A computed fold for a 142-nucleotide RNA from a Thermoflexales bacterium, annotated as FMN riboswitch aptamer (RFN element). The coordinates come from a structure-prediction model, not an experiment, and the mean pLDDT is 81.
[in-house]
């Protein structure tokens, strides 16, 4: 001191507050004498997914990104596994500053994998996982 291999640790966040009420218990009446079984009336529980409102935003690049570009993470197959290959894979303008910004300031909008459930970015689950990757540290050759 470039390059390589190697270890250790890190490495995703969110429904507050009402509405409404498929659904289910119960208590009273009626049909019908009893059970069964079907209707009416009261009240209770009952969607974090409906419906007003609320509220989060992995990693790398670039003037500071959830919308730009490009990773990652799902689900299936070949497989014990690395790995391969296929499916899937959302969304942004306008004005302003300024050398540069679809990023920063100021308006208006918008998006979000799979299984379960009264229909999910926010519950529960794969997942105390996995990974883009960060940050330290160890050593050879010369």
């Nucleotide at each position: 001191a470039a390059u390589a291999a190697c270890c250790u640790u890190c490495g995703g966040g969110g429904c507050a507050g009402g509405g409404u009420g498929a659904g289910g218990g119960u208590g009273c009446g009626a049909a019908c004498g009893a059970a069964a079984u079907u209707c009416g009336c009261g009240g209770c529980c009952a969607a974090u997914u409906c419906c007003c409102g609320a509220u989060c935003g992995g990693u790398g690049g670039u003037a500071c990104a959830g919308c730009c570009c490009a990773c990652g993470a799902g689900c299936c197959u070949g497989u014990c596994a690395a790995c391969a290959g296929g499916c899937a894979u959302g969304a942004u303008c306008c004005g302003g500053u300024g050398u540069a910004a679809c990023u920063c300031c100021g308006g208006a909008g918008c998006c979000g994998a799979c299984g379960g459930u009264a229909a999910a970015g926010u519950c529960c689950g794969g997942a105390u996982a996995u990974a883009a990757g960060a940050a330290g540290g160890u050593u050879c050759a010369c």

It was read from a public genome assembly, where an Rfam model found it.